[in-house]
RNA sequence: UGCGAUGUGGCACAAUCGGAAGCGCGUCGGGCUCAUAUCCCGAAGGUUAAUGGUUCGAAUCCAUUCAUCGCAA
Numbered sequence: 001u002g003c004g005a006u007g008u009g010g011c012a013c014a015a016u017c018g019g020a021a022g023c024g025c026g027u028c029g030g031g032c033u034c035a036u037a038u039c040c041c042g043a044a045g046g047u048u049a050a051u052g053g054u055u056c057g058a059a060u061c062c063a064u065u066c067a068u069c070g071c072a073a
Stems, first nucleotide, its partner, number of pairs: 001072007010025002013022001019056001027043005049065005
């Protein structure tokens, strides 16, 4: 320098053909217990890496940039 993959709550991952984002762990509150853990109930936490574009509508499609990883030189 070129090509490819990935980027989504604190962490690891979903979201299939564009219809508006969820699961597990964790955190917080409550229940249970003599108490702790387990278990049960509830809650908070995301501008989906960034900017722009297409569209009635974008995590998803397009362009550029950034970061990480791989391959080639």
A computed fold for a 73-nucleotide RNA from Bigelowiella natans CCMP2755, annotated as transfer RNA. Rfam family: tRNA. The prediction has a mean pLDDT of 84. The organism belongs to Bigelowiella natans, within Eukaryota. RNAcentral holds the sequence, with entries from Ensembl Protists.